[in-house]
Context: one part of a larger RNA
RNA sequence: GACGAACGCUAGCGGCGUGCUUUAAGCAUGCAAGUAGAGCGAGGUGUAGCAAUACACCGAGCUGCGAACGGCUGAGUAACACGUAAGAACUUACCCCAUGGUGGUGAAUACCUCGUCGAAAGACGAGCUAAUACAGCAUAACCUCCUGCUUGCAGGAGAAAAGCCCUUUACCGGGCGCCGAGGGAGAGGCUUGCGGCCUAUCAGUUAGUUGGUGGGGUAAUGGCCUACCAAGACUACGACGGGUAGGGGAGAUGAGAGUCUGACCCCCCAGAAUGGGACUGAGACACGGCCCAUACACCUACGGGUGGCAGCAACUGGGAAUCGUGCGCAAUGGACGAAAGUCUGACGCCGCGACGCCGCGUGAAGGAUGAAGGUUUUAGGAUCGUAAACUUCUUUUGCCAAGUAUGAGAGUGCUUGGAGAAUAAGCACCGGCUAACUCCGUGCCAGCAGCAGCGGUAAUACGGAGGGUGCAAGCGUUGUCC
Numbered sequence: 001g002a003c004g005a006a007c008g009c010u011a012g013c014g015g016c017g018u019g020c021u022u023u024a025a026g027c028a029u030g031c032a033a034g035u036a037g038a039g040c041g042a043g044g045u046g047u048a049g050c051a052a053u054a055c056a057c058c059g060a061g062c063u064g065c066g067a068a069c070g071g072c073u074g075a076g077u078a079a080c081a082c083g084u085a086a087g088a089a090c091u092u093a094c095c096c097c098a099u100g101g102u103g104g105u106g107a108a109u110a111c112c113u114c115g116u117c118g119a120a121a122g123a124c125g126a127g128c129u130a131a132u133a134c135a136g137c138a139u140a141a142c143c144u145c146c147u148g149c150u151u152g153c154a155g156g157a158g159a160a161a162a163g164c165c166c167u168u169u170a171c172c173g174g175g176c177g178c179c180g181a182g183g184g185a186g187a188g189g190c191u192u193g194c195g196g197c198c199u200a201u202c203a204g205u206u207a208g209u210u211g212g213u214g215g216g217g218u219a220a221u222g223g224c225c226u227a228c229c230a231a232g233a234c235u236a237c238g239a240c241g242g243g244u245a246g247g248g249g250a251g252a253u254g255a256g257a258g259u260c261u262g263a264c265c266c267c268c269c270a271g272a273a274u275g276g277g278a279c280u281g282a283g284a285c286a287c288g289g290c291c292c293a294u295a296c297a298c299c300u301a302c303g304g305g306u307g308g309c310a311g312c313a314a315c316u317g318g319g320a321a322u323c324g325u326g327c328g329c330a331a332u333g334g335a336c337g338a339a340a341g342u343c344u345g346a347c348g349c350c351g352c353g354a355c356g357c358c359g360c361g362u363g364a365a366g367g368a369u370g371a372a373g374g375u376u377u378u379a380g381g382a383u384c385g386u387a388a389a390c391u392u393c394u395u396u397u398g399c400c401a402a403g404u405a406u407g408a409g410a411g412u413g414c415u416u417g418g419a420g421a422a423u424a425a426g427c428a429c430c431g432g433c434u435a436a437c438u439c440c441g442u443g444c445c446a447g448c449a450g451c452a453g454c455g456g457u458a459a460u461a462c463g464g465a466g467g468g469u470g471c472a473a474g475c476g477u478u479g480u481c482c
Stems, first nucleotide, its partner, number of pairs: 001481003005478005012360006018353002020318001025316002029313003034065003039062002043058006072271003082195006090188003095184003099180004103137001105135002112127006143158007163176004197243003204234003209231008246268004250261004273294005296307004324350001326349003332346001333344004363393004373384004399418008426471005432451002437466005447454002
């Protein structure tokens, strides 16, 4: 000098930040991912109507997109995890550019109705129906494969699709889609050189191990996997083992070199009670998806089921220690939608904490009988001290009132006016280092102390007082780093 600090004493206000560093311990409750009726059929409610019907709304279901983002945490990881620089054997939904197509057919199923089982969670059977859901058929410029050769041509084989809305009497037209193939942007997967911890009281390690061939697998290279063959591969330039640890941009300090750190913010990685696995999908081996096992907890009619806050709040526990079960989608951003809009504990705000930084205030000028009082004294005086009182003045801040702007709101900003010095100072230290001194008490006691040390009868070092010094809404102590 610094701090995500804590503790003690004290405390007026505002702005901007910041706040479980410990048990990756356990979690009651609420919320945190939905959306689309301009893909689909049915149902219910309401309004108008005698009715047919029309319109609006509602919540389930099928379907599409999203849910792989955003948010949290740092357990694990010494590794191509990260940083940087290169590379080749790859993928990419939505978006952009340019291109061709969008013909015809069929079978189901959820919802619903009926029935059955179950305490529940839920499940089963029969019947019915729709689609941009599903399955064939046709077509194939471009694309892939095979054959032939004149090497860019010919022949053969293979693979698609879905409709909806507006307008129109209708056609036409416009918009959003759907399919094939090409390019781009951004994103991601993979490989490699180099760089960054401690330990030799760890010296040898390794059999899919190192390489090759065939095969499999992947979006893709590769012992990634497998069969066979060879016997290699790494290592004192530290292999292997052990310990510790998420990495970087950066932060602290320092003249720098360096040393230490990795909170907040940004990028990357990893994890989602613990361990394992795949499914769906452009993308996951998926925090608020699925399956299995384990531990824990809960419900039960004992047959069986349910759950995962390292999301936001909240709670228990641990701890020296770290906040509200707040408001809003108005802004920014995201998902969906043609849009209106809906959702969004991301985010924007408010609240709590002097936790930090910054700013402001606690009045200004005058005022000597140097008042009273305190302390001290050589008893004259000295000092607190222009300090107070008192006079004049101001009104930051706070309070009251009016207006105005802004904000979803709580509120906030600005202007004007009113009363009133009013509402506001502490903490540590004073022997030396180190700025600041006397009196009393105590008597190696009580105590102080960062170091050396102080205290045994005049202690500037202990305790109190007066005075002083330093900082100041803070001041000290402790801890850690330079």
A computed fold for a 482-nucleotide part of an RNA from an uncultured Microgenomates group bacterium, annotated as small-subunit ribosomal RNA, 5' domain. The coordinates come from a structure-prediction model, not an experiment, and the mean pLDDT is 84. It matches the Rfam family "Bacterial small subunit ribosomal RNA". Its family is annotated with ribosome and structural constituent of ribosome in the Gene Ontology.